This is a predicted complex of two RNAs, RNase P RNA and transfer RNA, with 473 nucleotides together. It holds a member of the Rfam family "Bacterial RNase P class A". Rfam describes the family as follows. Ribonuclease P (RNase P) is a ubiquitous endoribonuclease, found in archaea, bacteria and eukarya as well as chloroplasts and mitochondria. Gene Ontology terms of the family: dimeric ribonuclease P complex, tRNA processing and ribonuclease P activity.
RNA sequence: UCAGAUGGUCGGAUGGUCGCCCCUGUGCUGGUCACGGGGGAGGAAAGUCCGGGCUCCAUGGAAACACGGUGCCGGGUAACGCCCGGCGAGGGUGACCUUAGGGAAAGUGCCACAGAGAGCAGACCGCCUGCCGGACAGUUUUGGCUGUUGCAGGUAAGGGUGAAAGGGUGCGGUAAGAGCGCACCGCUUCCCUGGCAACAGGGAGGGCAUGGUAAACCCCACCGGGAGCAAAAUCGUAUAGGGGCGGCAGGAUCCUCGAGAUCCAGCGGGUUUUCACGCCGCUGCCCGGGUUGAUUGCAGGAGGCGUCCGGCGACGGGCGUCCCAGAUGAAUGACCAUCUAUCCUGACCUUACGGGGUCAGGGGGACAGAACCCGGCUUACAGACCAUCUGACAUU
RNA sequence: GGCCCCGUAGCUCAGCUGGAUAGAGCAACGGACUUCUAAUCCGUAGGUCGUUGGUUCGAAUCCAACCGGGGUCGCCA
Numbered sequence: 001u002c003a004g005a006u007g008g009u010c011g012g013a014u015g016g017u018c019g020c021c022c023c024u025g026u027g028c029u030g031g032u033c034a035c036g037g038g039g040g041a042g043g044a045a046a047g048u049c050c051g052g053g054c055u056c057c058a059u060g061g062a063a064a065c066a067c068g069g070u071g072c073c074g075g076g077u078a079a080c081g082c083c084c085g086g087c088g089a090g091g092g093u094g095a096c097c098u099u100a101g102g103g104a105a106a107g108u109g110c111c112a113c114a115g116a117g118a119g120c121a122g123a124c125c126g127c128c129u130g131c132c133g134g135a136c137a138g139u140u141u142u143g144g145c146u147g148u149u150g151c152a153g154g155u156a157a158g159g160g161u162g163a164a165a166g167g168g169u170g171c172g173g174u175a176a177g178a179g180c181g182c183a184c185c186g187c188u189u190c191c192c193u194g195g196c197a198a199c200a201g202g203g204a205g206g207g208c209a210u211g212g213u214a215a216a217c218c219c220c221a222c223c224g225g226g227a228g229c230a231a232a233a234u235c236g237u238a239u240a241g242g243g244g245c246g247g248c249a250g251g252a253u254c255c256u257c258g259a260g261a262u263c264c265a266g267c268g269g270g271u272u273u274u275c276a277c278g279c280c281g282c283u284g285c286c287c288g289g290g291u292u293g294a295u296u297g298c299a300g301g302a303g304g305c306g307u308c309c310g311g312c313g314a315c316g317g318g319c320g321u322c323c324c325a326g327a328u329g330a331a332u333g334a335c336c337a338u339c340u341a342u343c344c345u346g347a348c349c350u351u352a353c354g355g356g357g358u359c360a361g362g363g364g365g366a367c368a369g370a371a372c373c374c375g376g377c378u379u380a381c382a383g384a385c386c387a388u389c390u391g392a393c394a395u396u
Numbered sequence: 397g398g399c400c401c402c403g404u405a406g407c408u409c410a411g412c413u414g415g416a417u418a419g420a421g422c423a424a425c426g427g428a429c430u431u432c433u434a435a436u437c438c439g440u441a442g443g444u445c446g447u448u449g450g451u452u453c454g455a456a457u458c459c460a461a462c463c464g465g466g467g468u469c470g471c472c473a
Stems, first nucleotide, its partner, number of pairs: 001392010012339007020040008028031001042367001046378002049376005054228004060275006067224005072086005087101001088099004102219002107217002109213003124159002126155006134149006167185006186208001187206008232296004242287007250264005266279003303322008340365001343362008397472002399467005406422004424440005446462005
């Protein structure tokens, strides 16, 4: 200098004029008026994909089942499917990146077409043996050899099919072959060492059994009640834990003797059992208000910033400091001037020919807009900057 | 704002759960019938299965992330 990797920050600036929303002070003529002060979008506010706070639903405890989710190990966290650090596998020359990564010797299902055989494997071609010469033909060393073919067998070396053919390579062995035997590698069982663990290293044994698929059912471990701020509450209006009709309304005790009180029973959660709790007749059908109002929820929070300590890190703790949007048809804007990252054109200078610098003119800001709040993930994003590291080339 | 649903031929849909040929009706085009048209009969073409990635031997189908559309006070006050 070029090409990259990882992590982080920013993502137009300043001034003027006119406006918008919220809070607050003063004034009076008490109006949602005038003047003054303060605050006013994001790293993703987005998608609504996860997790929580909060509110209501009977929602509290225990057990089982069903359903849903997660899935190497350890840690962080309020919690998570998130994050951090490791392990294994894969990719890259490397910095580094990717990883839904439990169990297929518990069981079930599936593996099309092709192929001989696809799940307690399989003989199509090939190779080999036997049939005292199997048969035929050739040769003539005539109890021999060669070729074709039939029958009965052996064989998983080779060919062929397929995504996948029941360990791989080599040597021996054999009629030909084969873990049949041996060496190495792989697999598996046991033991030892290191590590909290996943796992890694080593030793001994076993000739190999155990194909793939669980983002198919399933098994194992762990987690989970549902709905959502248009939740919900208050005020005002109101028949408001409402009214009408039909059916069914069990038992016991007390008493002021009436469907009055209490208990059992009954009803109420995804199902069941049990404890606690609530409802006070149960059940079916029908009917019924007002505002399209106001307020709370709703802005001090798992808050931001700075610094110190612990930790490899995610993160945790201490101290100091700050208050920082709150609309509800929905504010956060428009115009002008100067400048700037950067782009285009022209001229000049320079070069290691990739480019770089100066001047002049022109254009000109990416994705995108809070709606109860918070922690994550994912997606979109013109461009700029910083730190660390890797590879190549050149020079010293 | 929340919640829910759907994308397969020009249109309406099936196939998806349970993986191996992408189909049906209408429409279009060509032919037959008819003097001509309609109807009817025969045939033909037309598909990135919304997009991308993953799992698998194999994806319209299973999984994930995106994109587009729809429902609305008769989905929710």